[in-house]
Context: one part of a larger RNA
RNA sequence: UUGGGCGUAAAGCGUCUGUAGGUGGUUUGAUAAGUCUUGUUUCAAAGACCCCGGCUCAACCGGGGGCAGGGGCAGGAUACUGUCAGACUAGAGUGAUAUCGGGGUUACUGGAAUUUGUAGUGUAGGGGUAAAAUCCGUGGAUACUACAAAGAACACCAAGCGCGAAGGCGGGUAACCAGGUAUAUACUGACACUCAGAGACGAAAGCUAGGGUAGCCAAUCAGAUUAGAGACCUGAGUAGUCCUAGCUGUAAACGCUGUAUGUUAAUUCUCUGUAAUUUAUUAUGGGGGAUGUAAGCUAACGCGUUAAACAUACCGCCUGGGGAGUAUAGCCGCAAGGCCGAAACUC
Repeated sequence: UUGGGCGUAAAGCGUCUGUAGGUGGUUUGAUAAGUCUUGUUUCAAAGACCCCGGCUCAACCGGGGGCAGGGGCAGGAUACUGUCAGACUAGAGUGAUAUCGGGGUUACUGGAAUUUGUAGUGUAGGGGUAAAAUCCGUGGAUACUACAAAGAACACCAAGCGCGAAGGCGGGUAACCAGGUAUAUACUGACACUCAGAGACGAAAGCUAGGGUAGCCAAUCAGAUUAGAGACCUGAGUAGUCCUAGCUGUAAACGCUGUAUGUUAAUUCUCUGUAAUUUAUUAUGGGGGAUGUAAGCUAACGCGUUAAACAUACCGCCUGGGGAGUAUAGCCGCAAGGCCGAAACUC
């Protein structure tokens, strides 16, 4: 190794690109490296295995015999794999036409609300809570009206909806960029799949520098509650939340389900194309989502054409609980910390 697993028990890297490596469509010819086979040589003796024998038996010892297998050399076979040469189009890609989306970047812009300011009307309360108080208000608040300013977020549309590799993306307009799908089939002709290392992207919080700051709000202060209250509730409120340029690189980064390909009853929604017409329906092909049944699978729950079914290729990961995602070393980071990652001991 033959011969385990990874939705929830330990276990799928957050996601993608991609190098080495592994694997790889149909067909013809050559070759004969892998593969198979024949012959020969070698793998000392002892030991192992089989047979016979000697010590009373055994251990022990003596004699004889032989297979498998490995290495070298020579010959043969050619289905499969490899290599070389040629061909093909079903995989993959390029182009054409059409179309889809809250995909990305940048710039400009809109209304509602909030807060603040100014002006006016107006008078004693307002606010808040389970109840209160702190708090605001006769120096005129709250309320109503007008004007102005600022910042942030975009009600309705809006959904088991759409797009994106994931993170994520929602007012409007424009420009630029990227992507998917369908149709006909024009072109290339296996150019493919996966991917150790590597690289890119990566919510929130956090960090550096410079701006900005309406609302909200860690910390902090105060009022309550309470035995206490470092909390829950209330009034204030700074970092932060926002923008620009960098860093960080983590999440229950979840579908707790790696990627790709093929095969295996259904129902429904949506998008798109084609055809037919009864002109808003029907049929059919493709993409995306949902429901939940047959078969099958599962320890069960459940999964079930978007598989956790049946198979193939490749990668990652797991091996009792705690110690511990700790210590140490290394690498990365301004720091916070991240990545990699034990053992003693104990049950």

This is a predicted structure of a 347-nucleotide part of an RNA (small-subunit ribosomal RNA, central domain) from a Candidatus Shapirobacteria bacterium. The sequence was found in a public genome assembly. Its Rfam family is "Bacterial small subunit ribosomal RNA". Its family is annotated with ribosome and structural constituent of ribosome in the Gene Ontology. The prediction has a mean pLDDT of 85.